[in-house]
RNA sequence: UUCUUAUCAAGAGUGACGGAGGGAUCAGGCCCGAUGAAGUCCGGCAACCUUCAAGCAUAUGCUUGAAAAGGUGCUAAAUCCUGCAGACGUUUAGUCUGGCAGAUAAGAU
Numbered sequence: 001u002u003c004u005u006a007u008c009a010a011g012a013g014u015g016a017c018g019g020a021g022g023g024a025u026c027a028g029g030c031c032c033g034a035u036g037a038a039g040u041c042c043g044g045c046a047a048c049c050u051u052c053a054a055g056c057a058u059a060u061g062c063u064u065g066a067a068a069a070g071g072u073g074c075u076a077a078a079u080c081c082u083g084c085a086g087a088c089g090u091u092u093a094g095u096c097u098g099g100c101a102g103a104u105a106a107g108a109u
Base pairs, nucleotide, nucleotide: 002108003107004106005105006104007103008102013042015041016040017039021032022031023030026083027082028081029080043075044074045073048071049070050067051066052065053064054063055062056061079101084098085097086096087095088094
């Protein structure tokens, strides 16, 4: 870099430094920000990898529960919303389902 699988409406600071931007990308919208953005550190959340127990199964895996030392991740708003297709609808507003794109983890390449 690419592929596969799983998840993406829960949760997480009245901290320190910093000093103007930020919400992935493009477009449209809507927001956050000097009552302090990004970033760094600390703290925290969660439980993908991991460990333990029980049950089922024997394809060596699945389900449930517990733990948190280590590897990641995350820490405004559904992945902030929409973009493509379909269903419902007074064909407006809107709602729902799937897809595309993306993020993260594990494995492969």